[in-house]
Molecule: transfer RNA
Organism: Gracilariopsis chorda
């Protein structure tokens, strides 16, 4: 330089056109004398940015920025 891949609640990871799912954190209540476990209920997300495309984009499509890999 140049090519692939990746970016999603704090945290890990799913979901590849119809308004985001699960773990786990946290917070409250149940259960215990209390604590842990356990069960239940909430909180946490401009889906890395910025045009395009569409009725509608977290998806397609073009560029950026940030991170692994490889090649010269």
């Nucleotide at each position: 330089g140049c090519g692939u891949c990746u970016a999603u609640g704090g945290u890990c990871u799913a979901g590849g056109g119809g308004u985001a799912a699960g773990a786990u954190u946290c917070u409250u209540g149940c259960u215990u004398u209390g604590g842990g476990u356990g069960c239940a209920a909430g909180a946490g997300g401009u889906c890395c940015c910025g045009g395009g495309u569409u009725c509608g984009a977290u998806c397609c499509c073009c560029g950026g920025u940030a991170g692994a890999c490889g090649c010269c």